[in-house]
Molecule: FMN riboswitch aptamer (RFN element)
RNA sequence: UUGCAAUUUAGGGGCGGAGUGCAAUUCUCCAAUCGGCGGUAAAGUCCGCGAACGGUUCGUAUUUCGAACCGCCGACAAGGUGCGAUUCCUUGACCGACCGUAUAGUCGGGAUGAUAUAAAUUGCUU
Numbered sequence: 001u002u003g004c005a006a007u008u009u010a011g012g013g014g015c016g017g018a019g020u021g022c023a024a025u026u027c028u029c030c031a032a033u034c035g036g037c038g039g040u041a042a043a044g045u046c047c048g049c050g051a052a053c054g055g056u057u058c059g060u061a062u063u064u065c066g067a068a069c070c071g072c073c074g075a076c077a078a079g080g081u082g083c084g085a086u087u088c089c090u091u092g093a094c095c096g097a098c099c100g101u102a103u104a105g106u107c108g109g110g111a112u113g114a115u116a117u118a119a120a121u122u123g124c125u126u
Base pairs, nucleotide, nucleotide: 003124004123005122006121007120008119009118010117016030017029018028019027032106033105034096035095036049037048038047039046044094045093053071054070055069056068057067058066059065076092077091078090079089080088098109099108100107
């Protein structure tokens, strides 16, 4: 230095005012605000992954539990700099699981959860 294994730790942010109304941080108007992980010229919008949602198979297995796998999974343009940027700068846009509730990215909940992944230590290995 490479790879593998074990253990430990870390691992999602964010709304106010007014109006209507029995009721809205959910609707309407105005004005805000937030952005998981890896890759790549620094990315919510590129490529890939995870969560969530739906399903298949197996484990004595309808439900519940575990494992493997499959499906689904939102949204960006123009100009500038530069060897190189849909990532930087300028301008203007756009997007946001499920359940609950007067219709929710921002409230409450599953979740003091799980995971992508990151770091450290130890062992083996190249």